Model confidence (mean pLDDT): 82 of 100. Predicted 3D model of a 479-nucleotide part of an RNA (small-subunit ribosomal RNA, 3' major domain) from an uncultured bacterium.
Context: one part of a larger RNA
């Protein structure tokens, strides 16, 4: 000097307690362990694995298996030779391939020409070599988790101690904060803390279409003629600094309270992650040292598997009903996306979805929110008009193709489910909770994830406990 302690102070944080919703049973979707198979590719394992890598496994992805080809190779560079490229048809096959025949001469430069050379491309010989999602994340870059958005970490010089070291950073207020004051052998500075950046809240000016209507006139509709006030949009500013009043406080630093104001003491949320820690994670994103493979661990192909399933676990959906569950009229968002594309009226079909093809490279089209609420009806507490698994049959769509192994329709079927033991999560305000909508990926395929908006709540006395964290102290047999 650390780190530890069922040692002590102090002091935070959805840590607890105060509330609200869950999970933990039930099906059913996803990931894991098993365990099974030719294979069920591979990684990820407390918190910091398990809806993770995977923002899409029918084929391909695909790295695994099973057959069946290739060997200078699917891919790069360099030699020689030949043809040029390319296209068709037969045959073998399951496919790549093999084999045959047929057509066929294109661009550049010299040259009338013929023909010569050259760029790309094919084969075919040799060998340098290619390749390898083979092993080592404990050889390593990068790049990432986590402690932790926790309030820590350090340095110069100066003192003190032989020394390791300390001082500074401790100490007495404060603060979200090593935030600031105030004292102090320390005086000062670095990396973090704020702050400077971006969204959201208020005015203002500026603009005025596709946006918006107070006038004025029209119409089924801002639909048209006007109009740029208001919304809006999106480009400049203004504005919040404890500035100002009282109280406290040490006359600080700061707390409490008040006026004002659209916003009040970090006004909301976001990005931003110090010095290290876990030999954390990744050699399967890249990229590398070293070791192996080289007619194979390299490649090409087809099929199969990555989707199995007495069972176990995590993560979610949907329910168990009456604050409901069925019909029917009827309203209001926001934030994206779209030319191989989003596709509208209409017409068919019970529907899924066909047909159509206006309209949009968009503030114009696509675009219909849904719970709510009104209002009228059913249902009348039941395994039910709950609940929807499952399963039979008949379509739909997208694809070369949906048998293993897709999504979605109808019909018919109707399973467990009546609030879940121990135990455990999330959340402090436009949160939770519920309610729909959009995007990435993508041909198809979302209960995931990222986003966005609509309805919109209860508590919080405290800090004794549980968990972690920060100081400071004090034991110590640890380093």
């Nucleotide at each position: 000097u650390g780190a530890c302690g069922g040692g002590g102070g102090c002091c935070c944080g959805c840590a607890c307690a105060a509330g609200c919703g869950g999970u933990g049973g039930a099906g059913c979707a996803u990931g894991u362990g098993g365990u099974u198979u030719a294979a069920u590719u591979c990684g990820a394992c407390g918190c910091a694995g398990c809806g993770c890598g995977a923002a899409a496994a029918a084929c391909c992805u695909u790295a695994c298996c099973u057959g069946g080809g290739c060997u200078u190779g699917a891919c790069a560079u360099g030699g020689a030779g030949a043809g040029a490229a390319u296209c068709u048809u037969c045959u073998g096959g399951a496919a790549a391939c093999a084999g045959a025949a047929g057509a066929g001469u294109g661009c550049c430069u010299c040259g009338u020409a013929a023909g010569a050379g050259g760029a790309g491309c094919u084969c075919u010989c040799a060998c340098a070599c290619a390749g390898g999602u083979g092993c080592u994340g404990c050889a390593u870059g990068g790049c990432u988790g986590u402690c932790g958005u926790c309030a820590g970490c350090u340095c110069g010089u100066g003192c003190c101690g032989u020394g390791a070291g300390g001082u500074g950073u401790u100490g007495g207020g404060u603060u979200a904060a090593g935030u600031c004051c105030c004292g102090c052998a320390a005086c000062g500075a670095g990396c973090g803390c704020a702050a400077c950046c971006c969204c959201c809240a208020u005015c203002c000016c500026c603009a005025g279409u596709u946006g918006c209507c107070a006038u004025c006139a029209u119409u089924a509709a801002g639909u048209u003629g006007g109009g740029c006030a208001c919304u809006c949009u999106g480009a400049g500013g203004a504005a919040a600094c404890u500035g100002c009043c009282c109280g406290g406080g040490u006359u600080a630093a700061c707390c409490g309270g008040g006026a004002g104001g659209a916003a009040g003491g970090c006004g909301g949320g976001g990005a931003u992650g110090a010095c290290g820690u876990c030999a954390a994670g990744u050699c399967c994103u890249c990229a590398u040292g070293g070791c192996c493979c080289u007619u194979a661990u390299g490649u090409c192909c087809a099929g199969g598997g990555c989707u199995a399933c007495a069972c176990a676990c995590g993560u979610g959906c949907u329910a168990c009903a009456a604050u409901g569950g069925g019909c029917g009229g009827u309203a209001c968002a926001g934030a994206g996306g779209g030319u191989c594309g989003c596709g509208a009226a209409c017409c068919c079909g019970u529907a899924a979805g066909g047909g159509g093809g206006a309209g949009c490279u968009a503030a114009u089209c696509c675009a219909c929110c849904a719970a709510a609420g009104c209002c009228g009806u059913c249902c009348c507490c039941a395994g039910u008009u709950c609940g929807g698994a499952u399963u039979g049959u008949a379509g739909u769509c997208u694809g070369c193709a949906a048998c293993c192994c897709g999504a979605c329709u109808a019909c018919a079927u109707g399973a467990a489910g009546c609030u879940g033991g121990a135990a455990u999560c999330g959340c402090u305000a436009g949160u939770a909770a519920u309610c729909g909508c959009g995007g990435a990926u993508c041909a198809g395929c979302a209960u995931g994830c990222c986003g966005c908006g609509g309805u919109g709540a209860a508590u919080a006395c405290g800090u004794u406990c549980c968990c972690g964290g920060g100081c400071c102290u004090u034991g110590c047999a640890c380093a």